A computed fold for a 111-nucleotide RNA from Sphingobium sp. CAP-1, annotated as TPP riboswitch aptamer (THI element). Model confidence (mean pLDDT): 75 of 100. RNAcentral holds the sequence, with entries from Rfam.
RNA sequence: GGCUGAUCCCCGGGGGACCGUCCACAGACGGUUGAGAGGCGGCUGACGUGGCCGCGACCCGCUGAACCUGAUCCGGAUAAGACCGGCGUAGGGAGGGACGGCUUGUGCCCC
Repeated sequence: GGCUGAUCCCCGGGGGACCGUCCACAGACGGUUGAGAGGCGGCUGACGUGGCCGCGACCCGCUGAACCUGAUCCGGAUAAGACCGGCGUAGGGAGGGACGGCUUGUGCCCC
RNA backbone atom coordinates (compact mmCIF):
# COMPACT_ATOMS: atom_id res chain seq x y z
C1' G A 1 0.00 0.00 0.00
C1' G A 2 -3.98 -3.64 -1.05
C1' C A 3 -7.90 -6.77 0.78
C1' U A 4 -10.93 -7.69 4.88
C1' G A 5 -14.46 -7.67 9.61
C1' A A 6 -21.79 -10.97 12.34
C1' U A 7 -16.23 -5.84 16.47
C1' C A 8 -16.44 -0.76 18.71
C1' C A 9 -17.17 4.71 18.32
C1' C A 10 -19.05 8.83 16.04
C1' C A 11 -21.74 10.72 11.90
C1' G A 12 -25.10 11.01 7.84
C1' G A 13 -29.52 9.99 4.29
C1' G A 14 -34.94 8.85 3.80
C1' G A 15 -40.41 8.12 3.54
C1' G A 16 -44.94 8.44 5.99
C1' A A 17 -49.56 6.85 0.77
C1' C A 18 -54.72 5.17 -0.49
C1' C A 19 -59.98 4.39 1.20
C1' G A 20 -64.46 4.56 4.51
C1' U A 21 -67.33 6.50 8.72
C1' C A 22 -67.58 10.16 12.24
C1' C A 23 -65.52 14.88 13.82
C1' A A 24 -63.73 20.24 13.26
C1' C A 25 -59.44 19.17 17.34
C1' A A 26 -54.50 20.69 13.06
C1' G A 27 -59.13 14.97 15.99
C1' A A 28 -61.05 9.62 16.56
C1' C A 29 -61.96 4.69 14.83
C1' G A 30 -61.55 1.10 11.06
C1' G A 31 -59.83 -1.12 6.10
C1' U A 32 -55.45 -1.89 2.02
C1' U A 33 -50.07 -2.27 0.91
C1' G A 34 -45.57 -2.09 3.65
C1' A A 35 -39.82 -2.66 7.64
C1' G A 36 -42.29 1.78 8.68
C1' A A 37 -48.44 4.95 6.99
C1' G A 38 -48.07 9.28 12.85
C1' G A 39 -45.92 6.89 19.14
C1' C A 40 -44.37 11.64 22.20
C1' G A 41 -43.80 16.91 22.58
C1' G A 42 -44.28 21.69 20.42
C1' C A 43 -45.51 25.90 16.75
C1' U A 44 -48.65 28.56 13.65
C1' G A 45 -53.44 28.95 11.56
C1' A A 46 -58.92 29.02 11.90
C1' C A 47 -63.20 25.79 8.14
C1' G A 48 -58.58 24.68 4.94
C1' U A 49 -59.83 18.88 2.57
C1' G A 50 -56.88 18.88 8.10
C1' G A 51 -50.18 22.48 7.62
C1' C A 52 -45.19 22.76 9.91
C1' C A 53 -40.95 21.63 13.47
C1' G A 54 -38.22 18.44 16.94
C1' C A 55 -37.75 13.62 19.12
C1' G A 56 -38.91 8.41 18.80
C1' A A 57 -39.83 3.86 15.77
C1' C A 58 -38.43 1.82 11.02
C1' C A 59 -35.36 1.47 6.57
C1' C A 60 -30.79 2.86 4.20
C1' G A 61 -25.30 4.83 3.69
C1' C A 62 -21.27 3.48 -2.72
C1' U A 63 -21.52 -4.51 -3.17
C1' G A 64 -25.78 2.28 -2.39
C1' A A 65 -33.95 0.07 -5.93
C1' A A 66 -33.54 3.21 1.45
C1' C A 67 -35.27 7.33 -1.11
C1' C A 68 -35.71 11.21 -5.17
C1' U A 69 -36.27 12.45 -10.63
C1' G A 70 -38.49 11.03 -15.24
C1' A A 71 -44.02 11.00 -13.67
C1' U A 72 -50.22 14.45 -14.13
C1' C A 73 -45.49 8.15 -17.61
C1' C A 74 -47.05 2.86 -19.64
C1' G A 75 -49.67 -2.01 -18.64
C1' G A 76 -52.57 -4.78 -15.05
C1' A A 77 -55.50 -5.48 -10.86
C1' U A 78 -58.41 -2.63 -7.21
C1' A A 79 -63.21 0.29 -3.41
C1' A A 80 -58.72 3.38 -4.12
C1' G A 81 -53.65 4.60 -4.42
C1' A A 82 -46.50 6.26 -5.54
C1' C A 83 -51.13 -1.64 -4.92
C1' C A 84 -48.34 -5.10 -8.57
C1' G A 85 -45.27 -5.11 -12.94
C1' G A 86 -42.60 -2.09 -16.57
C1' C A 87 -39.52 2.14 -17.13
C1' G A 88 -34.37 0.15 -14.67
C1' U A 89 -27.60 -2.15 -17.11
C1' A A 90 -31.73 5.24 -16.90
C1' G A 91 -30.30 9.95 -14.16
C1' G A 92 -29.36 11.23 -8.95
C1' G A 93 -28.58 9.53 -3.88
C1' A A 94 -26.23 9.65 2.55
C1' G A 95 -19.11 7.36 5.57
C1' G A 96 -15.39 8.58 8.46
C1' G A 97 -12.41 6.89 12.56
C1' A A 98 -10.47 3.10 16.09
C1' C A 99 -8.90 -1.82 16.63
C1' G A 100 -7.95 -6.65 14.75
C1' G A 101 -6.90 -10.27 10.68
C1' C A 102 -4.69 -11.69 5.83
C1' U A 103 -1.32 -10.32 2.08
C1' U A 104 2.46 -7.67 -0.51
C1' G A 105 6.27 -4.08 -0.95
C1' U A 106 9.78 -0.22 0.69
C1' G A 107 13.22 2.47 4.09
C1' C A 108 16.40 2.39 8.41
C1' C A 109 19.18 -0.31 12.30
C1' C A 110 21.54 -4.85 14.10
C1' C A 111 23.64 -9.86 13.34
The model forms 96% of the base pairs in the Rfam consensus. Rfam family: TPP riboswitch aptamer (THI element). Gene Ontology term of the family: thiamine pyrophosphate binding.